[in-house]
RNA sequence: UGCUGCCUUUGAGGCAAGGUGCAAAAGAGUAAUCUUUUAAUUCCUGACCGGCGGUAGAAGCCCGCAAGCCAUUUGGCUGAUCUGGUGAUAUUCCAGAGCCGACAGUAUAGUCUGGAGGGGAAAAGGCAAUC
Numbered sequence: 001u002g003c004u005g006c007c008u009u010u011g012a013g014g015c016a017a018g019g020u021g022c023a024a025a026a027g028a029g030u031a032a033u034c035u036u037u038u039a040a041u042u043c044c045u046g047a048c049c050g051g052c053g054g055u056a057g058a059a060g061c062c063c064g065c066a067a068g069c070c071a072u073u074u075g076g077c078u079g080a081u082c083u084g085g086u087g088a089u090a091u092u093c094c095a096g097a098g099c100c101g102a103c104a105g106u107a108u109a110g111u112c113u114g115g116a117g118g119g120g121a122a123a124a125g126g127c128a129a130u131c
Stems, first nucleotide, its partner, number of pairs: 002130001004128007015046001017045003023038006047111002049101002051065004060099002068077003081097005103114003
């Protein structure tokens, strides 16, 4: 140093601040109904977050992988970006304007709770062997 084997460790984040009030409880009333309190991190305004490998410059949205669902044999399904600028090279940088985000629970969830102290793409290190 290349290949191979063994071991260890690591291996994603996010609702600030407001509005409304489905529903429930209490009180008043013959009743219709009225009042008060609690009440969506999910709705509305707005806020915040972004795994891994690759890339003729650094990527949530370019290509793939992982995760998730289906099938069980190889597999199949599975989100989202444009314009301008700089430059040899950028859908990756800068500027601007947009978009996307599994399943279950619950007042409708990328952000809460749960499967999950799980799984895993992959990364780092050590040892052995060989040269």

The RNA shown here (FMN riboswitch aptamer (RFN element)) has 131 nucleotides and comes from Pelosinus sp. The organism belongs to Pelosinus, within Bacteria.